[in-house]
RNA sequence: UCCGAAGUGGUGUAGUGGUUAGCAUACGACGCUUUCACCGUCGCGACCGGGGUUCGAUUCCCCGUUUCGGAA
Numbered sequence: 001u002c003c004g005a006a007g008u009g010g011u012g013u014a015g016u017g018g019u020u021a022g023c024a025u026a027c028g029a030c031g032c033u034u035u036c037a038c039c040g041u042c043g044c045g046a047c048c049g050g051g052g053u054u055c056g057a058u059u060c061c062c063c064g065u066u067u068c069g070g071a072a
Base pairs, nucleotide, nucleotide: 001071002070003069004068005067006066007065010025011024012023013022018055027043028042029041030040031039048064049063050062051061052060
């Protein structure tokens, strides 16, 4: 320099052109317990940035950026 893949709560991940963006874990509150832990209920918290297409974009397209892999 070129090619490819990926970027989603604090962390790990699923997902789809339209319904409240799901799950696990972490954290907080309450319950349980003599207390802690476990367990149960509830809460908190996310689509890498910009632009385009579309009635509607997290999803499709372009550019950028970061990470990973490959080629020279």
The RNA shown here (transfer RNA) has 72 nucleotides. RNAcentral holds the sequence, with entries from GtRNAdb. A source record names the gene tRNA-Glu-TTC-1-1. Rfam family: tRNA. Rfam classes the family as a transfer RNA.